[in-house]
RNA sequence: GGAGCCGGCCGGGCAGUCGCCGCGAGGCGCUGGAAACAGCGCUGAGGGGAGGAAAGUCCGGGCUCCGGUGGACAGAGUGCCAGGUAACGCCUGGGGGGUGCGAGCCCACGGAAAGUGCAACAGAGAAUAGACCGCCUAAGUGCCCGCGAGGAGCAAUCCAAAGGGGUGCCGGCAAGGGUGAAACGGUGCGGUAAGAGCGCACCGCGUCGGUGGUAACACUCGACGGCUGGAAAACCCCACUCGGAGCAAGGCCAAAUAGGGAAGUCGCAGGGGUCGCAAGACCUGCUGCAGCGUGAGUCCCGCGUACUUCCGGGUAGGCUGCUGGAGGUCUGUGGUGACACAGAUCGUAGAGGAAUGAUUGCCCUCGACAGAACCCGGCUUAUAGGCCGGCUCCCCAU
RNA sequence: GGGCGCUUAGCUCAGCGGGAGAGCACUGCCUUCACACGGCAGGGGUCGCUGGUUCAAUCCCAGCAGCGCCCACCA
Numbered sequence: 001g002g003a004g005c006c007g008g009c010c011g012g013g014c015a016g017u018c019g020c021c022g023c024g025a026g027g028c029g030c031u032g033g034a035a036a037c038a039g040c041g042c043u044g045a046g047g048g049g050a051g052g053a054a055a056g057u058c059c060g061g062g063c064u065c066c067g068g069u070g071g072a073c074a075g076a077g078u079g080c081c082a083g084g085u086a087a088c089g090c091c092u093g094g095g096g097g098g099u100g101c102g103a104g105c106c107c108a109c110g111g112a113a114a115g116u117g118c119a120a121c122a123g124a125g126a127a128u129a130g131a132c133c134g135c136c137u138a139a140g141u142g143c144c145c146g147c148g149a150g151g152a153g154c155a156a157u158c159c160a161a162a163g164g165g166g167u168g169c170c171g172g173c174a175a176g177g178g179u180g181a182a183a184c185g186g187u188g189c190g191g192u193a194a195g196a197g198c199g200c201a202c203c204g205c206g207u208c209g210g211u212g213g214u215a216a217c218a219c220u221c222g223a224c225g226g227c228u229g230g231a232a233a234a235c236c237c238c239a240c241u242c243g244g245a246g247c248a249a250g251g252c253c254a255a256a257u258a259g260g261g262a263a264g265u266c267g268c269a270g271g272g273g274u275c276g277c278a279a280g281a282c283c284u285g286c287u288g289c290a291g292c293g294u295g296a297g298u299c300c301c302g303c304g305u306a307c308u309u310c311c312g313g314g315u316a317g318g319c320u321g322c323u324g325g326a327g328g329u330c331u332g333u334g335g336u337g338a339c340a341c342a343g344a345u346c347g348u349a350g351a352g353g354a355a356u357g358a359u360u361g362c363c364c365u366c367g368a369c370a371g372a373a374c375c376c377g378g379c380u381u382a383u384a385g386g387c388c389g390g391c392u393c394c395c396c397a398u
Numbered sequence: 399g400g401g402c403g404c405u406u407a408g409c410u411c412a413g414c415g416g417g418a419g420a421g422c423a424c425u426g427c428c429u430u431c432a433c434a435c436g437g438c439a440g441g442g443g444u445c446g447c448u449g450g451u452u453c454a455a456u457c458c459c460a461g462c463a464g465c466g467c468c469c470a471c472c473a
Base pairs, nucleotide, nucleotide: 001394002393003392004391005390006389007388008387009386010385012363013362014361015360016359017358018357020049021048023046026043027042028041029040030039031038032037051369055380056379058378059377060376061375062374063246064245065244066243075242076241077240078239079238080094081093082092083091084090095109096107097106098105099104110237111236115235116234118230132177133176134173135172136171140169141168142167143166144165145164147163150159151158152157185203186202187201188200189199190198204227205225206224207223208222209221210219211218212217250320251319252318253317260311261310262309263308264307265306266304267289268288269287270286271284272283273282274281275280291303292302293301327346328345329344330343331342332341333340334339364367399469400468401467402466403465404464405463408422409421410420411419416453424440425439426438427437428436446462447461448460449459450458
């Protein structure tokens, strides 16, 4: 100088003006009260007002309601080990595997020898497999050759045991070729008719033991076993975890109308009379009108979609849940670390058709993804640009 | 805000580990004087997108995108 890896942080800034949403010292007024004070209304100094993801709703928890309690099945989820945590599928540390020269990065990483199922096409054969080409002729057997002891014949020639050669059948083999994503450990030596864990050595694998480690696991350790592929993001088995629903949860107050329940009335209007200052109360076979049930009746009883009063549920609506918490920062201690503990310190949105905007000036590197809605811990996804720290490789110079 | 479901041809849908299919629509031919109906043949696909598991993915798993449905109380 170049190329890269990891971790942390910021996410336009400053000032003015006008608005919007909460909080609100103080002041004023009204009501109650002896007062202190309380409640209500108005005003209002001042102060606060989106994020690292507020997102996706993918996990976990708090909180709330429901199921009487507990258990089991079903179902769902997680899946190397240990730790952290309120909990987690998250985080930290470690083990194993893969990848990169490296710093580093990635891994749904239990069990396939409990069982069931799957592997198209190609291929002989696809899982207690198989023989197409090929290799072999040791056992059995057919044919051929005529090398062959020998025999027959005057000769040409013919016959011919054992053995030999060739070629089939039957058979042996799985080393090589070929198919396939995958062909039932690898290399070498021995062995054999040819071969083969058939035997042996080494490597790999598995089981048991030993040693180290809390464990996963590791080992230049020992013994034994000739050694059984893939796939569980197929069913399944094993271990562990999980009751369901969600702030539109839930709680409180509570119109109008219509239901529900209880109690009472059943005559109303007018006139007259008595009492009384009046309002009104009572009386009245005086007049008119008037629901239903018994032939009728202003008695009584019942009904009533009748009237009056009260109660309860509950709609609209209002209040609450609502933001002080597994809280942030700093320091110290313990721990490799996640984290825990102790002390000090800070106050940091809370709407409900839903607030954070507009505008002016200055500056710069000219500004990405994007807006809370009960809260919190994570994960994932989106994100212009910039800052800081640590580390790796290459080149050059000394 | 919270809870669910779906995405395959132009449209409506089936398929659910080994060939991407059906009906309607579209194109050509036959039939008819012509059209419709009918018959024959044919074209047309990023199985929403991106990764992963697997020998192999429309299908299994994860993430993302788009579209749609439901919600208080009483009965």
This is a predicted complex of two RNAs, RNase P RNA and transfer RNA, with 473 nucleotides together. The coordinates come from a structure-prediction model, not an experiment, and the mean pLDDT is 79. Rfam match: Bacterial RNase P class A. About the family: Ribonuclease P (RNase P) is a ubiquitous endoribonuclease, found in archaea, bacteria and eukarya as well as chloroplasts and mitochondria. The family's RNA type in Rfam is ribozyme.